Annotation: This is a predicted structure of a 384-nucleotide RNA (Bacterial RNase P class A) from a soil metagenome. Model confidence (mean pLDDT): 78 of 100. It matches the Rfam family "Bacterial RNase P class A". The family's RNA type in Rfam is ribozyme.

RNA sequence: AGCUGGCCAGGCAGUCGCUGAGAGACUCUGUUUCUCAGAGGAAAGUCCGGGCUCCGCAGAGCAGGGUGCCGGCUAACGGCCGGGCGUCGUGAGGCGACGGAAAGUGCAACAGAAAACACACCGCCGAUGGCUCGCCCGCUGAUUCGUCGGCAGGCGGGAUCAGGCAAGGGUGAAAUGGUGCGGUAAGAGCGCACCGCGGUCCUGGCAACAGGGCUGGCUGGUAAACCCCACCCGGAGCAAGACCGAAUAGGCAGGCGCUCGAGGGCUGCUCGCCCGAUGCCUGCGGGUAGGUUGCUUGAGCCCUGGGGCGACCCAGGGCCUAGAUGAAUGGCUGCCGGGGCGCCGCGAGGCGUCGGACAGAACCCGGCUUAUCGGCCGGCUUCA
Numbered sequence: 001a002g003c004u005g006g007c008c009a010g011g012c013a014g015u016c017g018c019u020g021a022g023a024g025a026c027u028c029u030g031u032u033u034c035u036c037a038g039a040g041g042a043a044a045g046u047c048c049g050g051g052c053u054c055c056g057c058a059g060a061g062c063a064g065g066g067u068g069c070c071g072g073c074u075a076a077c078g079g080c081c082g083g084g085c086g087u088c089g090u091g092a093g094g095c096g097a098c099g100g101a102a103a104g105u106g107c108a109a110c111a112g113a114a115a116a117c118a119c120a121c122c123g124c125c126g127a128u129g130g131c132u133c134g135c136c137c138g139c140u141g142a143u144u145c146g147u148c149g150g151c152a153g154g155c156g157g158g159a160u161c162a163g164g165c166a167a168g169g170g171u172g173a174a175a176u177g178g179u180g181c182g183g184u185a186a187g188a189g190c191g192c193a194c195c196g197c198g199g200u201c202c203u204g205g206c207a208a209c210a211g212g213g214c215u216g217g218c219u220g221g222u223a224a225a226c227c228c229c230a231c232c233c234g235g236a237g238c239a240a241g242a243c244c245g246a247a248u249a250g251g252c253a254g255g256c257g258c259u260c261g262a263g264g265g266c267u268g269c270u271c272g273c274c275c276g277a278u279g280c281c282u283g284c285g286g287g288u289a290g291g292u293u294g295c296u297u298g299a300g301c302c303c304u305g306g307g308g309c310g311a312c313c314c315a316g317g318g319c320c321u322a323g324a325u326g327a328a329u330g331g332c333u334g335c336c337g338g339g340g341c342g343c344c345g346c347g348a349g350g351c352g353u354c355g356g357a358c359a360g361a362a363c364c365c366g367g368c369u370u371a372u373c374g375g376c377c378g379g380c381u382u383c384a
Base pairs, nucleotide, nucleotide: 001381002380003379004378005377006376007375008374010336011335012334013333014332015331016330018038019037020036021035022034023033024032025031026030040358044369045368047367048366049365050364051363052237053236054235055234064233065232066231067230068229069083070082071081072080073079084098085096086095087094088093099228100227104226105225106222107221121169122168123165124164125163128162129161130160131158132157133156134155135154136153138151139150140149141148142147177195178194179193180192181191182190196218197216198215199214200213201212202211203210204209241293242292243291244290251284252283253282254281255280256279263275264274265273266272300319301318302317303316304315305314306313307312339354340353341352342351343350344349
């Protein structure tokens, strides 16, 4: 200067409150006194996995969703541990949906000649077949005997046509393996060597895979596109679910009563007056409000010993550690400790001031991800 693993999340005292449990008192559906207990590493996002509960379910399949190198751990996982491979880094280490593209279908903007039964813009060649120019030789026609023309052949040139090529340039995220030598008209796995890739065999490894031998000149990319292959998954969730259960309204059953009146109001009682028939009383059952439960003893936490590289597992001992429901776990003051800023001081340090990270249980647990003032401890790397 970095990499990586783990831990803490200010402390103490006073005072005023809040929630729960136990005990006591009282005017006992409650109030009050005392004692004890009272948020997190993420309680968060609700992204995975499981427990628990209700519903569904013979078994199998389809649809749908998820996972995807190998081995292990685990209740399970998309998590964790160890390993392999790829990639980034000098390194400690970081990151990786990391099965299949020679089953099929689809897709590729712009640029570019061409983006998949490939293609040729610049460029290279022009071997081969034409064209054309020059030279040489032969045959032949004409001749003013200087030459002129025709045909066939040979040599050389032009880069002009057909044609050959894909090395180089250029485009692109990507251009039909790479480098070199040979080869060729120029080129090209056309041939060869090495590297890469495929096939096959051997060796090591549980395996992923690695190393080696032989062999094939070797038909891009994309599957967090459809798809194929392998494996996994029933649905809904504590507002799950269980119990108690009013008032009012409605349901069912029974009884009484309908002007000879049940019952009700005025009232302490009687009389009296008034109301009164889709009425009154009793019982039953369902639901609602509300209450109780589920609820916190659990894949629990701590210590010691043992096994394993490790995740983790085993044994022994000890501990009980929130349970609210408009929802408690807080406010204020003082001191101490650490931090930022300013001033003073050569310096050690002193003084003043500022803020107190992220956030907050709601059935429980294992993970992942995200947020987080500041601080502590261990291991390792590189440079000087």